[in-house]
């Protein structure tokens, strides 16, 4: 110097453990903030706070089961940065 490659945030599926079912959560909208391959710029998506409107599936032998929720977390699989530099392998 050339060629090739890996890695973020996160998304999704399965399994497990919990939470709710006395409705929190999830989802929608508005405003603000934050973190986002190792670095820079940026994109996408994500998260958090506040506010607003909306809004749910319970059943049963009364035993701990069967359900339900765009519920939470964990593990595993799959997917997953545009440019430049850096990194890995080869030449």
């Nucleotide at each position: 110097a050339g060629u090739a490659g890996a890695g973020u945030a996160a998304a999704u599926a399965u399994u497990g453990u919990a939470c709710g079912u006395u409705a929190a959560g999830u989802g929608u909208c508005a405003u603000g903030a934050a973190a986002u391959g190792g670095g820079a710029u940026g994109u996408u998506g994500u998260u958090c706070a506040u506010g607003a409107a909306c809004g749910a599936a319970g059943g049963u032998g009364u035993a701990g089961c069967c359900g339900c929720g765009a519920u939470a977390c964990a593990a595993u699989g799959u997917u997953g940065c545009a440019u430049c530099c850096a990194c890995u392998a080869c030449u």